[in-house]
Predicted 3D model of a 73-nucleotide RNA (transfer RNA) from Octopus sinensis. Rfam family: tRNA. The family's RNA type in Rfam is transfer RNA.

Order: sequence, then C1' cells, then structure tokens
RNA sequence: UCCCGGCUAGCUCAGUCAGUAGAGCACGAGACUCUUAAUCUUGGGAUUGUGGGUUCAAGCCCCACGUUGGGCA
Repeated sequence: UCCCGGCUAGCUCAGUCAGUAGAGCACGAGACUCUUAAUCUUGGGAUUGUGGGUUCAAGCCCCACGUUGGGCA
C1' cells in the first nucleotide's frame, strides 16, 4: 500500500426478506434464608462507531471516515 472481517446495553453476543432492538452475565428492588451465597420474581439501562446518501421506512442497502483483528507483500 492492497484485500477481508468486526464495531448493537457496563461486559460477551444475537438480530433471518429493511417495518419502531433482544438474550446471558453484571447492576437496583423484592421474595426465600438466622445472615451471606444460591434460587425465584421484577425494574432500570442503547443517539445500533462517526457523518452523509437511498427509501414511506435503515442495526440491515450504498459512500466516505474512524477504530480494531486477520491476510498478501
């Protein structure tokens, strides 16, 4: 320099054919327990890396940039 992939909740990751975003763990509260842990119930938490574009509608399609990992030299 070139090629390919990742970027979504505090963390690890889903998200199908574009139709108003979820799980596990963590965190708050409650139940249970002499107490803690475990278990059960419940709650909060997301400018979907940034900026544009296409579209009635974008996590998803297109472009540029950033960041990270890998490959060829």
About this RNA:
RNAcentral holds the sequence, with entries from Ensembl Metazoa and Rfam.